[in-house]
RNA sequence: GGAUUGUUAGCUCAGUUGGUAGAGCACUUGACUCUUAAUCAUGUGGUCCAGGGUUCGAGCCCCUGACAAUCCA
Numbered sequence: 001g002g003a004u005u006g007u008u009a010g011c012u013c014a015g016u017u018g019g020u021a022g023a024g025c026a027c028u029u030g031a032c033u034c035u036u037a038a039u040c041a042u043g044u045g046g047u048c049c050a051g052g053g054u055u056c057g058a059g060c061c062c063c064u065g066a067c068a069a070u071c072c073a
Stems, first nucleotide, its partner, number of pairs: 001072007010025004019056001027043001029041003049065005
């Protein structure tokens, strides 16, 4: 220098054919318990890496850039 893949909640990751962004863990509150833990219930938490484009509508499609990994030179 070139190619491919990835970037979504505090963490690990889903997200189908473009149509109101989700799960587990963690955290808050409550129940249970002498207390803790465990268990159960409940709630909070998102500028979907950045910018632009297409579209009535973009996490998803297109372009550019950033970062990470792998491969080639």